Context: one part of a larger RNA
Molecule: small-subunit ribosomal RNA, 3' major domain
Organism: uncultured bacterium
RNA sequence: UGACGGGUUCCCGCACAAGCGGUGGAGCAUGUGCUUUAAUUCGAUGCAACGCGAAGAACCUUACCAGGGUUUGACAUUGGAGCUCUGCCUUCGGGUGGGGUUAAUCCUGUGAAAGCAGGAUGAGUCUACACAGGUGUUGCAUGGCUGUCGUCAGCUCGUGUCGUGAGAUGUUGGGUUAAGUCCCGCAACGAGCGCAACCCUCGCUGCUAGUUACCAUCGGGUAAUGCCGGGGACUCUAGCAGGACUGCCGGUGAUAAACCGGAGGAAGGCGGGGAUGAUGUCAAGUCAUUAUGACCCUUACACCCUGGGCUAGACACGUGCUACAAUGGUCGGUACAAUGAGCUGCUAAGCCGCGAGGUGGAGCAAAUCUCAAAAAGCCGACCUCAGUACGGAUUGGAGUCUGCAACUCGACUCCAUGAAGCUGGAAUCGCUAGUAAUCGCGCAUCAGCAUGGCGCGGUGAAUACGUUCCCGGGAAUUGUACA
Numbered sequence: 001u002g003a004c005g006g007g008u009u010c011c012c013g014c015a016c017a018a019g020c021g022g023u024g025g026a027g028c029a030u031g032u033g034c035u036u037u038a039a040u041u042c043g044a045u046g047c048a049a050c051g052c053g054a055a056g057a058a059c060c061u062u063a064c065c066a067g068g069g070u071u072u073g074a075c076a077u078u079g080g081a082g083c084u085c086u087g088c089c090u091u092c093g094g095g096u097g098g099g100g101u102u103a104a105u106c107c108u109g110u111g112a113a114a115g116c117a118g119g120a121u122g123a124g125u126c127u128a129c130a131c132a133g134g135u136g137u138u139g140c141a142u143g144g145c146u147g148u149c150g151u152c153a154g155c156u157c158g159u160g161u162c163g164u165g166a167g168a169u170g171u172u173g174g175g176u177u178a179a180g181u182c183c184c185g186c187a188a189c190g191a192g193c194g195c196a197a198c199c200c201u202c203g204c205u206g207c208u209a210g211u212u213a214c215c216a217u218c219g220g221g222u223a224a225u226g227c228c229g230g231g232g233a234c235u236c237u238a239g240c241a242g243g244a245c246u247g248c249c250g251g252u253g254a255u256a257a258a259c260c261g262g263a264g265g266a267a268g269g270c271g272g273g274g275a276u277g278a279u280g281u282c283a284a285g286u287c288a289u290u291a292u293g294a295c296c297c298u299u300a301c302a303c304c305c306u307g308g309g310c311u312a313g314a315c316a317c318g319u320g321c322u323a324c325a326a327u328g329g330u331c332g333g334u335a336c337a338a339u340g341a342g343c344u345g346c347u348a349a350g351c352c353g354c355g356a357g358g359u360g361g362a363g364c365a366a367a368u369c370u371c372a373a374a375a376a377g378c379c380g381a382c383c384u385c386a387g388u389a390c391g392g393a394u395u396g397g398a399g400u401c402u403g404c405a406a407c408u409c410g411a412c413u414c415c416a417u418g419a420a421g422c423u424g425g426a427a428u429c430g431c432u433a434g435u436a437a438u439c440g441c442g443c444a445u446c447a448g449c450a451u452g453g454c455g456c457g458g459u460g461a462a463u464a465c466g467u468u469c470c471c472g473g474g475a476a477u478u479g480u481a482c483a
Stems, first nucleotide, its partner, number of pairs: 001483002003480003007477007015467002019431005026322008034313002042053002064308007073131001077130001078128004083100007104121007133297002136295003142291001144286003147282001149280001154193006160169003173184003199274004204242007214231002218229003245268001248262005324424001328383007340371003345364002350359003390421001395416007437459007
């Protein structure tokens, strides 16, 4: 100087407390461990692995296993030889001459053109040697990228000063802040990386603009609809501006920084959300994204194909979904979104089917057309506390769709079946407001496959006295036989 302490003091955080809803019990989905297996490919392992890499394993993917096949190779660069038909000669081995094959593009010369000649690119056959190839090893040889403490408020430097020196000071102190934020003081004075601001988005207003969006007024039309003429008001769209700064008032405070209350205001003290991650820590993660040193394989540890496996199952754990019902279930009627996506696409109306779906083909590269029905909600009816008109696992049968192909191993539909489950031990998780909870909708991946992931809107709470304690972090100080 650090690190550590079941030392001290101060401060903060859904850390506790106060609340709301979960997990842990059940069934299923999914990941992992273990076991099994010919193979169940590999990686990730406290927080910070375990719905993780994987935004989608039937084949492919695929790296694994079994069987079969290839050996200059599936892929790159380089060199060499061409191949085939026919005439003549022949010692039948061959020699020699000529023509054709060869798809395509470009350039040059010649020509009126067709064409011819030459060159280049390029495809294909055989072959040689250098080589290719490796999801083989090492993330403890590395680059790059990432996680984590932590969006925590810290981490440093120059000069000066102090100290023999390691170092200290500044960065400590008094206040204050979300903040090493700011003020005051001070042997320090300044500066840098962080904080904040600048960026995006949501919330208010004005101006500009008015189609595919809108419809107040005017006219027309219909069973009905901005449907039509029209309008530029409103909504909206999307560009430019304005707006919030403790600016104003009162109080507290050291007259400071600031804090508390108030006014006005769409918004008030960082307005809400996002992006943004200092010096460093964990030899943290990744050689299987890619790159790369070294080592290793080279008729195999490379490459191709068929089938299987990654989907196994006495079991254990994590993350989820569905429930256990009446604030509910079922049936009928009826209302209101937003984000998005669409040509190998989204697919309307109509018709067929109980349904998944089929047929059909209008429209739309989309503020125009389509996906598209929002659901919870509201109105009415039945069920009346029961393992039930709760719950839907499992199983049987019949089908639909995608795809070369659904046996291993897809999703969905209909009929039948109707398991566990009556709110979950110890323990443990999330959340402070348009949040939790609850309800549906969209997208990526994708032929097909979503309870996962990422977004979108609808309905919409309770509680926070407080900082004694648990956990993590920050600052000062103290002890130490630790470095």